Overview: A computed fold for an 83-nucleotide RNA from a Phycisphaerae bacterium, annotated as transfer RNA. The sequence was found in a public genome assembly.
[in-house]
RNA sequence: GGGUCGGUGCCCGAGUGGUUAAAGGGAGUGGGCUGUAAACCCGCUGGCGUAAGCCUACAUUGGUUCGAAUCCAAUCCGGCCCA
Numbered sequence: 001g002g003g004u005c006g007g008u009g010c011c012c013g014a015g016u017g018g019u020u021a022a023a024g025g026g027a028g029u030g031g032g033c034u035g036u037a038a039a040c041c042c043g044c045u046g047g048c049g050u051a052a053g054c055c056u057a058c059a060u061u062g063g064u065u066c067g068a069a070u071c072c073a074a075u076c077c078g079g080c081c082c083a
Stems, first nucleotide, its partner, number of pairs: 001082007010026003018066001027045006046055003059075005
């Protein structure tokens, strides 16, 4: 340099136009159980709010669309193959 696959929450990872603040697992945290701990079980984990709801968010920037994590373009970064 060429081809191909990918980048999602604290970490891994599913999701591929509306049902999604985003499955599931880990981790953290609160609680239950236990003499203590571990294991196991339950809740919570973007911000504000009692709640309803509002705002923001899927590498970055633009675009398409009534609507984008999802489609398109450029850029950045990474895996694999070729050279």

The source organism's lineage runs through Bacteria, Pseudomonadati, Planctomycetota and Phycisphaerae. Its Rfam family is "tRNA". From the family's description: Transfer RNA (tRNA) molecules are approximately 80 nucleotides in length. It is annotated as a transfer RNA.